[in-house]
Context: one part of a larger RNA
């Protein structure tokens, strides 16, 4: 000087307490782990691994496995040499890659261009070691700390500054003080949102005029709301009580859309975990070179006594089904979105208008409303598994896609011991959208908006963290 303590002090954090909803039990779904297999490719492993890398495994992807094949190699470049094919089109073998045949065959400004063959240089490797490394990432922690020049103090490691007394969401900021100043952070400065104003008015709007239609901004017209998207105004404890030296703190204080960081997001100090990653990428070293490279099919990765992680949907009447009907926000669309007509009970199928889109479409918001039914039952709850018939995408859906309809109708009457998430437009609960994507195993993830609560006495106790202080045989 640090860590540490079932010392001590002050103090924060959805940490406890106070609420709310869960998990744990039940089917399914999805990751791990185990067994299992030819292979079930590899990695993540306490918080910080397990709907993680994967934001799309039938082929492909794919790195695993069986097996058929190539050996300058699948892909690019450079240099020498020969050559005009190569490629397409028919056909045989074959399970394709590949061989074999037939047939067609260059261009030219004569420099070369375009390919094939050999030969040659540089290949390939998801093979190793993330304890050799670079970039990137998690986590402590959005926690408030980590230094630094210089003076000063100590032989010296160091210490002072950063402690103190107040205060703050903060080493924020005041006072005081042997220091006196300074950097990374901390706040702002960026982006949304929430309210007004100016500009600008089309694909968006429709008050006023006028016109037409079963009706509908549907049209002349308008910029007045609304929106849209670009600049500007606004919030500073600025004012005003009361407390304080002062910073600040308190008011159902005035004003205001908004009050004391107004919500929310980008941002993550020195550093710690030889934390993750050589399988995004780079990259040292090692290793493999008729193979540990490359092409192929076909299987695997989707296996299942079985344990545990994250979730869906139940166990229902604040609910189920039926029929009517309201009201969104961000998206997305030409290999696309498809209105709207017919056919089919539907999935969908044939036809086809407008859209490269504030003009057309996806698209139907659901929860919610009205009315009708079921009456407490394993049920008109519950949808697990199954049979049987279809539908689409796609070369192909047996391993193994999704999606409709009829039939079927399992377990589940709210879950032990534990344990998790939330302080407000949160929770919980209700549908939409998208990336990725032929299609989908979408219940994931990332976003949108709709209805929208309950609670906090308080910091004694559990975890975590900060600073000061003490012990200490620890470094």
């Nucleotide at each position: 000087u640090g860590a540490c303590g079932g010392g001590g002090g002050u103090c924060c954090g959805c940490a406890c307490a106070a609420g709310c909803g869960g998990u744990g039990g039940a089917g399914c779904a999805u990751g791990u782990g185990g067994u299992u297999u030819a292979a079930u490719u590899c990695g993540a492993u306490g918080a910080u691994a397990c709907g993680c890398g994967a934001g799309g495994a039938a082929c492909c992807u794919u790195a695993c496995c069986u097996g058929g094949g190539c050996u300058c190699g699948a892909a690019u470049g450079g240099c020498u040499c020969c050559g005009g094919a190569c490629a397409g089109a028919c056909u045989c073998a074959g399970a394709a890659a590949u061989g074999g045949g037939u047939u067609u065959u260059u261009c030219u400004u004569c420099g070369g261009a375009c390919u094939g063959g050999a030969g040659u240089c540089a290949a390939g490797g998801u093979g190793c070691u993330g304890c050799a490394u670079g970039g990137c990432u998690g986590u402590c922690g959005u926690c408030a700390g980590c230094u630094c020049g210089u003076u000063c103090c100590g032989u010296g490691a160091g210490g002072u500054g950063u402690u103190g007394g107040g205060u703050u969401a903060a080493g924020u900021c005041c006072c005081g003080c042997g220091a006196c100043g300074a950097g990374c952070g901390c706040a702002a400065c960026c982006c949304u949102u929430a309210u007004c104003c100016u500009u600008a008015g089309u694909u968006g709007c429709c008050a006023u005029c006028a016109g037409a239609u079963a009706a509908u901004g549907c049209u002349g017209g308008g910029g007045a709301c609304u929106c849209u998207a670009a600049g500007g105004a606004g919030a500073c404890u600025g004012c005003c009580u009361g407390c304080g030296c002062a910073a600040g703190c308190a008011g159902a204080g005035a004003g205001g859309a908004a009050g004391g960081a107004g919500g929310g997001g980008a941002c993550g100090a020195c550093g710690u975990c030889a934390a993750g990653u050589c399988a995004u990428c780079a990259u040292g070293g090692c290793c493999c070179u008729u193979a540990c490279g490359c092409c192929c099919a076909g299987g695997g990765c989707u296996a299942c006594a079985c344990a545990c992680g994250u979730g869906c949907u139940a166990c229902a009447a604040u609910g189920g089904c039926g029929c009517a009907u309201a009201c969104a926000g961000a998206g997305g669309g030409u290999c696309g979105c498809g209105a709207c007509a017919c056919g089919g009970u539907a999935a969908c199928g044939u036809g086809a208008a407008g859209c490269c889109a504030a003009u057309c479409u996806c698209a139907a918001a659901a929860a919610g409303u009205g009315c009708g039914u079921c009456u407490c039952a394993g049920u008109u709850c519950g949808g697990a598994u199954u049979g049987a018939g279809g539908u689409c995408u796609g070369c192909a859906a047996c391993u193994c896609g999704a999606c409709c309809u009829c039939a079927u109708g399992a377990a589940g009457u709210c879950g032990g011991a534990a344990u998790c998430g939330c302080u407000a437009g949160u929770a919980a609960u209700c549908g939409c959208a998208u990336a990725u994507c032929a299609g989908c195993a979408a219940u994931g993830a990332u976003g949108c908006g709709g209805u929208g609560a309950a609670u906090a006495c308080g910091u004694u106790c559990c975890c975590g963290g900060a600073c000061c202080u003490u012990g200490u045989a620890c470094a």